Model confidence (mean pLDDT): 80 of 100. This is a predicted structure of a 586-nucleotide part of an RNA (large-subunit ribosomal RNA, domain V) from Candidatus Hodgkinia cicadicola. It matches the Rfam family "Bacterial large subunit ribosomal RNA". Rfam links the family to the GO terms structural constituent of ribosome and ribosome.

[in-house]
Context: one part of a larger RNA
RNA sequence: CCUCGCAACAAGACGGAAAGACCCCGUGCACCUUCACUGCAACCUUGCGCUGGCACCUCCGAAGGCUUGCGCAGCGUAAUCGGCAGGCGACGACCCUUCGCUCUCGGCCGAAGGUGAGCCCCCAAUGAAACACCGUUCUAGCCUUCGGCUUCACCUCACCGGAACGGGCCAACCCCUCUCCGAAACCCGCAAGGUGGCCAGUUUGACUGGGGCGGUCGCCUCCCAAAACGUAACGGAGGCGUGCGAAGGUAAGCUCAAAUCGGUUUGAAACCGAUUGUUGAAGUGCAAUGGCAAAAGCUUGCUAGACUGCGAAGACCCACAAGUCAAGCAGAGACGAAAGUCGGCCAUAGUGACCCGAUGGUUCCGAAUGGAACGGCCAUCGAUCAACGGACAAAAGGUACGCCGGGGAUAACAGGCUAAUAGCUCCCGAGAGCACUCAUCGACGGAGCUGUUUGGCACCUCGAUGUCGACUCAUCGCAUCCUGGGACUGAAGAAGGCCCCAAGGGUAUGGCCGUUCGCCAUUUAAAGCGGUACGUGAGUUGGGUUCAGAACGUCGCGAGACAGUUCGGUCCCUAUCUGCCGCGGG
Numbered sequence: 001c002c003u004c005g006c007a008a009c010a011a012g013a014c015g016g017a018a019a020g021a022c023c024c025c026g027u028g029c030a031c032c033u034u035c036a037c038u039g040c041a042a043c044c045u046u047g048c049g050c051u052g053g054c055a056c057c058u059c060c061g062a063a064g065g066c067u068u069g070c071g072c073a074g075c076g077u078a079a080u081c082g083g084c085a086g087g088c089g090a091c092g093a094c095c096c097u098u099c100g101c102u103c104u105c106g107g108c109c110g111a112a113g114g115u116g117a118g119c120c121c122c123c124a125a126u127g128a129a130a131c132a133c134c135g136u137u138c139u140a141g142c143c144u145u146c147g148g149c150u151u152c153a154c155c156u157c158a159c160c161g162g163a164a165c166g167g168g169c170c171a172a173c174c175c176c177u178c179u180c181c182g183a184a185a186c187c188c189g190c191a192a193g194g195u196g197g198c199c200a201g202u203u204u205g206a207c208u209g210g211g212g213c214g215g216u217c218g219c220c221u222c223c224c225a226a227a228a229c230g231u232a233a234c235g236g237a238g239g240c241g242u243g244c245g246a247a248g249g250u251a252a253g254c255u256c257a258a259a260u261c262g263g264u265u266u267g268a269a270a271c272c273g274a275u276u277g278u279u280g281a282a283g284u285g286c287a288a289u290g291g292c293a294a295a296a297g298c299u300u301g302c303u304a305g306a307c308u309g310c311g312a313a314g315a316c317c318c319a320c321a322a323g324u325c326a327a328g329c330a331g332a333g334a335c336g337a338a339a340g341u342c343g344g345c346c347a348u349a350g351u352g353a354c355c356c357g358a359u360g361g362u363u364c365c366g367a368a369u370g371g372a373a374c375g376g377c378c379a380u381c382g383a384u385c386a387a388c389g390g391a392c393a394a395a396a397g398g399u400a401c402g403c404c405g406g407g408g409a410u411a412a413c414a415g416g417c418u419a420a421u422a423g424c425u426c427c428c429g430a431g432a433g434c435a436c437u438c439a440u441c442g443a444c445g446g447a448g449c450u451g452u453u454u455g456g457c458a459c460c461u462c463g464a465u466g467u468c469g470a471c472u473c474a475u476c477g478c479a480u481c482c483u484g485g486g487a488c489u490g491a492a493g494a495a496g497g498c499c500c501c502a503a504g505g506g507u508a509u510g511g512c513c514g515u516u517c518g519c520c521a522u523u524u525a526a527a528g529c530g531g532u533a534c535g536u537g538a539g540u541u542g543g544g545u546u547c548a549g550a551a552c553g554u555c556g557c558g559a560g561a562c563a564g565u566u567c568g569g570u571c572c573c574u575a576u577c578u579g580c581c582g583c584g585g586g
Base pairs, nucleotide, nucleotide: 002586003585004584005583006582009579011578012577013576015573016572023407024406025405026404028403029402030399031398032397033396036202037201038200039199042195043194044193045192046191047190048189049188052155053154059148060147061146062145063144064143065142066141067140069138070106079137081135082134083133086120087119088118095114096113097112098111099110100109102107160182161181162180163179167176168174205217206216207215214234218240219239220238221237222236223235241388242285243345244344248303249302250301251300252299253298254297256280258276259275260274261273262272263271283292284291286350288348289347290346307331308330309329310328314325315324316323320389333342334341335340356382357381358380359379360378361377362376364375414461415459416457417456418455420454422450423449424448425447426446427445431441432440468543469541470540471539473535474532475531476530477529478528481506482505483504484501485500486499488497489496508522509521510520511519512518549567550566551565552564553562554561555560
């Protein structure tokens, strides 16, 4: 040194275990919440049924009776119309006293008592003549009867409930009869309206340099776009969801912006005139682009072609569906002398499929037939269906109690790539350094290196690569903290500063905090910086973070939530191989 055996250790076999509980996805599931949607239990109200009685009050209606009615003039409180010349009175006329009613007044009417024989009408004033008498009608009121409604009560016989004896198919439940009690026209049933997370079924979009938050989703214009067309991104810029009866058609005419000069107020700039005027920073209803000068801009006259039926000839664009241009024919027209132009606007945005419903028309259809309804056809209307090719007429949230299927197609750890950020080294040298760039420091800038920070990317791993810190055990780099050697010094010595060489060895204990870090105390020659899956959990711990319990603050209507806080909270593996240590054999 090789090999074998035994006994150890756990660095690796992205070791074993569990189709990752985190994260994302699924037009997955479950449970929970609510001012999500749609239902439903329950409750409330109303109507009807079961459903009967009596009384009182109010109101309404009908019939009967009795009253009631004031303009002025006028004996006076003349409701309207008609008839009639007489009517009432010992069955008590006139009058007097008291009381009541109506009252604004005067007065009318009624009741009781007294008295005892008359009273009213015709006659004058009035638009209308006698409540002298009879009849009819209206206004307002009172009384009686009947019917109805409502309220508060009462009753008992329906209906409801309870109890005892006895009986029935029963020990029990249950049922029936009888008796008693309570309650009662309630309860209950049917129908409609309302309330209604008590309960139920569901919905709660996508894109996205992970997801969420934010933003966006259709159409038009430009750049990107690589000189045909087309062409992506959460690339860079802007617009639209209309307007206009003239801002349309036609015929005719005109030329703008700007500059210079001149002119009261007048100025840099208002208006007028002259000259130049290359289309430009004019104008075009509005964004941008492309156009446009005897016009597509500006003005004037006349006007309704902002037509009907077509043509869908022929083209552009194009997966489809859509979208775009368009000669030509017929009819009836506008303007123009005519030729001719005109089926909206200089062009490109100004928008919405199908279904459903509505309005008007129609020579179509019309369930025996005649009609009608419904339907068809033509014209038009109802969409921020804006998530704009529109799932339904109709829809929000929570889950840390969660579950399933998947994904390293996609995040958090680690690794990888990169190196903006970070750390380190140089270059330049404005200046500071009393003078002096470089003893030392070095603005503004520039060039590199490293792969230790914060990031970016999303490449292995989601059928699992355990995550901070501590403990233990280390090993490497040097950009060296100490110890060693040296150059310079603004190095007198001592002590320092800065740089060069150097990795052999060494490189603290306590207090606070889960802390790494940091601060503090006291030492030390010094208390280095980093890499090793931020070394090391099949080596330990488990204080922190990061399940289930609970609480505070805050947010939320709520279920719940919070790189906010707080108390609590199961750390498995007997070593097959590699590796390494010890002992022994060959």

Lineage of the source: Bacteria > Pseudomonadati > Pseudomonadota > Hyphomicrobiales > Candidatus Hodgkinia.